Description: Bacterial RNase P class A from an Acidimicrobiales bacterium, 336 nucleotides, folded computationally.
[in-house]
RNA sequence: UGAGUCGGCCGGGUGGCCGCGGCAUUCGUAACGAAUGUCGAGGAAAGUCGGGACUCCAACGGGCAGGGUGCUGAUGCGAGUCAGGACGCGGCGACGUGUCGGAACAGGGCAACAGAGAACAGACCGCCGAUGGCCCUUCGGGGCACAGGCAAGGGUGCAACGGUGCGGUAAGAGCGCACCAGCGUCCGGGGCGACCCGGGCGGCUCGGUAACCCCCACUCGGAGCAAGGCCAAAUCGAGGAGGCUGGCCCAGCUAUUCCUCAGGUGGGCCGCAUAGAUGGAUGGCCACCCCGCCGGUAACGGCGGACAGAAUCCCGCUUACAGGUCGACUCACCGU
Numbered sequence: 001u002g003a004g005u006c007g008g009c010c011g012g013g014u015g016g017c018c019g020c021g022g023c024a025u026u027c028g029u030a031a032c033g034a035a036u037g038u039c040g041a042g043g044a045a046a047g048u049c050g051g052g053a054c055u056c057c058a059a060c061g062g063g064c065a066g067g068g069u070g071c072u073g074a075u076g077c078g079a080g081u082c083a084g085g086a087c088g089c090g091g092c093g094a095c096g097u098g099u100c101g102g103a104a105c106a107g108g109g110c111a112a113c114a115g116a117g118a119a120c121a122g123a124c125c126g127c128c129g130a131u132g133g134c135c136c137u138u139c140g141g142g143g144c145a146c147a148g149g150c151a152a153g154g155g156u157g158c159a160a161c162g163g164u165g166c167g168g169u170a171a172g173a174g175c176g177c178a179c180c181a182g183c184g185u186c187c188g189g190g191g192c193g194a195c196c197c198g199g200g201c202g203g204c205u206c207g208g209u210a211a212c213c214c215c216c217a218c219u220c221g222g223a224g225c226a227a228g229g230c231c232a233a234a235u236c237g238a239g240g241a242g243g244c245u246g247g248c249c250c251a252g253c254u255a256u257u258c259c260u261c262a263g264g265u266g267g268g269c270c271g272c273a274u275a276g277a278u279g280g281a282u283g284g285c286c287a288c289c290c291c292g293c294c295g296g297u298a299a300c301g302g303c304g305g306a307c308a309g310a311a312u313c314c315c316g317c318u319u320a321c322a323g324g325u326c327g328a329c330u331c332a333c334c335g336u
Base pairs, nucleotide, nucleotide: 001332002331003330004329005328006327007326008325009324010323012289013288014287015286016285017284018283020040021039022038023037024036025035026034027033028032042307046318047317049316050315051314052313053312054224055223056222057221066220067219068218069217070216071084072083073082074081075080085100086099087098088097089096090095101215102214107213108212109209110208124154125153126150127149128148131147132146133144134143135142136141162180163179164178165177166176167175181205182204183202184201185200186199187198188197189196190195228270229269230268231267237261238260239259240258241257242254243253244252245251290305291304292303293302294301295300
C1' cells in the first nucleotide's frame, strides 16, 4: 500500500418559517378557541419468536400418564449472554459454521436393495489340497480336486469384524513380531470443570441407530391490556307511591307520571407511563454546513443521503439497513 476477519459506536448538524398531538398557565361566559411555555420515535419502534412484570380463571397434597430441555464454567428470576471443550465441514490465515446427557457392557427393538455372508456373519469367483482318498509311476515323484482347509485377492454394499511391513504356512490368518489406529485398563502431570498432555499393560479389534422405545437429571396449569377493574344512559325487568275498578278492606288492573332497585348494553374513566393516542400527533419547506456520485482546469453547478416508524411495560432473539467511524487481528507485496 492492497485484500480481508472479528468486535464496538454513530446513523445527518445549525438556524428560520409554517403545521400536528399531550400537558401547564393566562385570556375570552361556555361549547370551544387563542397566546405563551414545555414535552413529543428506533437501533431496530419491525417479526410477534422466547422470557418476565401485571391481570383474570383454575388449583389441598401426593402419584400415574404426557410435554420440554440436555458438553463445561461464570452470570442472570428467566429467556439468554460471555468464556471455554470435543468431533466434523469451509478458508493459506485472522476466522466462520454445524453437532453435543446415556464410551449404545441396564434392557427391548431396527437395518430396504444388492450380496455367499449384516452382528458373536459368511464362501459366489478364487487360493490350497500339507493330511486322508483316487489315478499314473522309471519308485525320485507327478496328477485329480472327492473329503477337507483358507479368508490373502476379486465381487456386493452406507457399512464386510483393524492398517502397513516382516516372519510364518500347503494356502492363509493377530497365528507371531515391529510400527500405526482404535478399545479397555493402570499410572504421572495440567485444568474449578468439560477435557488435555505423557507413559505402561492387555492381541482385546469390541460396528451403527437413543430424531425407535427406553434410562438419567432438571423442568412444565391456562388465557392474555380486545387481560382486567370502576362509573353508568335508553329499552326491558322488579318493588313502591299515585291513579282506576269497588260502599270499604283484601284483591286485581295500570298506556301515561314520580321514586327506589337489580342488571351492565351504547357510552365514559382507570389500567396507561417525564411521547402516548379517537389505538389517528411526532411533519413539511427554505438557507448554510457535512458525506457520496456526476460534469467542469477551476470557481461552481446538478443529483442523492439507507432500513424503517411507538400502542401496557421491561429483557432477549431474529430479520432489514445508504453511509461514516474506532479498536484488535490475518494474508500478500514494497521500503529500511
Lineage of the source: Bacteria > Bacillati > Actinomycetota > Acidimicrobiia > Acidimicrobiales. Its mean pLDDT, the model's own confidence on a scale to 100, is 79. It is recorded under the gene name rnpB. Rfam family: Bacterial RNase P class A. By type it is a ribozyme. Rfam links the family to the GO terms tRNA processing, dimeric ribonuclease P complex and ribonuclease P activity. The RNAcentral record of the sequence draws on ENA.